[in-house]
Context: one part of a larger RNA
RNA sequence: CCCUCGUUAAGGAACUCGGCAAAAUGACCCCGUAACUUAGGGAGAAGGGGUGCCUCGGUAUCGUGACAGUUUAACUACUUGAGCGAGAAGAGGCCGCAGAGAAAAGGCCCAAGCGACUGUUUACCAAAAACACAGGUCCCUGCUAAAGCGAAAGCUGACGUAUAGGGCUGACGCCUGCCCGGUGCUGGAAGGUUAAGGGGAAGUGUUAGACGCGAGUCGAAGCAGAGAACCGAAGCCCCAGUAAACGGCGGCCGUAACUAUAACGGUCCUAAGGUAGCGAAAUUCCUUGUCAGGUAAGUUCUGACCCGCACGAAAGGCGUAACGAUUUGGCACUGUCUCAACGAGGGGCUCG
Repeated sequence: CCCUCGUUAAGGAACUCGGCAAAAUGACCCCGUAACUUAGGGAGAAGGGGUGCCUCGGUAUCGUGACAGUUUAACUACUUGAGCGAGAAGAGGCCGCAGAGAAAAGGCCCAAGCGACUGUUUACCAAAAACACAGGUCCCUGCUAAAGCGAAAGCUGACGUAUAGGGCUGACGCCUGCCCGGUGCUGGAAGGUUAAGGGGAAGUGUUAGACGCGAGUCGAAGCAGAGAACCGAAGCCCCAGUAAACGGCGGCCGUAACUAUAACGGUCCUAAGGUAGCGAAAUUCCUUGUCAGGUAAGUUCUGACCCGCACGAAAGGCGUAACGAUUUGGCACUGUCUCAACGAGGGGCUCG
């Protein structure tokens, strides 16, 4: 010097990202116990008191219940209550610094965020606010199901069948606004467009032949190649529906008898312009916003305000008792610290 422990004046979180670690609390009996609440809880809330030994006394009392007695058709009913087991309250007394005498053996409270809860998870840096969940919902899905993986074959779903499966949400309470223009899905079939295929017009090549003095020109049938009109499904265009489908939910200007602000008006645009509730928030850049509370002093915290850069209603909104190895504030407590000291054991180190 290191490790593992013990004790510590005064202070008591000043340490630190953070009370990390340590300390403190601790058992049983009695008293007592708030807000809130889903009336179950919260709760061991909190906060107090007692605890040894001797005597009354293994007493009072409780459990079990033998023998015996009475009774009866009958251990049927009753009485007695031995033995065994459990075992106070209270009173008096005794000793120590200390009586749950050692060990084992809850710290608590207030307020807020998130998630209802018990559960599950990154085997070996993350246990959580993530996943799951009961409950809710869907114009999802009728079976070759929907959905998903895969050029495809095929597989999962499921050797299931709507009391099933899938998607989203996530107890409970109060609720869940407007937009169907775009994309998707569902339905529709009048019209437009549209493939293969059907169809085969005009025209082309070839030439028996005809014409021409010739070069050459014309040219039937057949064959060949090419091919217009017309017919032709779904789809798309089109018409509707659908947002707990994917999603979206404005701008500028003016106006009230101080000022300020604008219930009000004008105008442009849109499919419709964000309703309720919440709001510097796990969301707020400016920002340590402003005010209030807590502190002597508070970039955190709590309550408000609303100017929401860039909340918002099942990618749910706002509340919510209980719950949480979740996050923030306080009380108690302490060597975490001011600031270190001493002691014990084990290493290191020195000598051998």
Predicted 3D model of a 352-nucleotide part of an RNA (large-subunit ribosomal RNA, domain IV) from Desulforamulus aquiferis. It was read from a public genome assembly. The coordinates come from a structure-prediction model, not an experiment, and the mean pLDDT is 82.